[in-house]
A computed fold for a 105-nucleotide RNA from Nocardioides ferulae, annotated as Glycine riboswitch aptamer. Its mean pLDDT, the model's own confidence on a scale to 100, is 76. The source organism's lineage runs through Bacteria, Actinomycetota, Propionibacteriales, Nocardioidaceae and Nocardioides. The model forms 90% of the base pairs in the Rfam consensus. It was read from a public genome assembly, where an Rfam model found it.
RNA sequence: CGAUCCCGCGCGGGAGAGUCUUCACCCGGCGACGAGCCGGGCGCGAAGCGCCGAAGGGGCAAAUCCUCCCCGGAACCUCUCAGGCGCCAGGACCGCGCGGGGCAG
Repeated sequence: CGAUCCCGCGCGGGAGAGUCUUCACCCGGCGACGAGCCGGGCGCGAAGCGCCGAAGGGGCAAAUCCUCCCCGGAACCUCUCAGGCGCCAGGACCGCGCGGGGCAG
């Protein structure tokens, strides 16, 4: 110096599943300006049900050993705790660049 590799940062790409129902709030109309009804908005509020999985988190098989037992044993597999189901944000993973670490050499 130091490919592969590891960590961080930046840029780009990046899926899935209800903007469902009800209440609350706001606006307009009808009405005995009462109860209530209809339409629109809000999604910063609450509840319920349904659903997704690629942040994170949990779980496990085989290979693995001379044989046996124990331990260990991954994931975009699975569970759905968390998170997510309009936009924004997030997003495993992929590509490029930069910085740091550093085995072999």